[in-house]
Molecule: c-di-GMP-I-GGC riboswitch aptamer
Organism: Aquisalibacillus elongatus
RNA sequence: CAGUAUAAAGGCAAACCUUUUGAAAAAAAGGGACGCAAAGCAAGUGGUCUAAGGGGGCUACCUAUGAUAGCACUGCUGCCUCAU
Numbered sequence: 001c002a003g004u005a006u007a008a009a010g011g012c013a014a015a016c017c018u019u020u021u022g023a024a025a026a027a028a029a030g031g032g033a034c035g036c037a038a039a040g041c042a043a044g045u046g047g048u049c050u051a052a053g054g055g056g057g058c059u060a061c062c063u064a065u066g067a068u069a070g071c072a073c074u075g076c077u078g079c080c081u082c083a084u
Base pairs, nucleotide, nucleotide: 002084011036012035016031017030018029019028020027021026034070040076041075042074044073045072046071047068048067049066053063054062055061
């Protein structure tokens, strides 16, 4: 340097509840732990969710420029550590 099994220290925090923001999806903060070795960061590709605005026959429906990195891939960064 590669590798990543086990352990320790430390870290993050699903559902749910409260408050706030938002048209919504969802997000932020507090509580709370299902889990996580990148559950750290980034919407580049695909997927999924939403449809305010726009389109529409103004019903239905379509549409991302909104959301999701705890959906997958990808890019960047990163703690500890046995054998080999």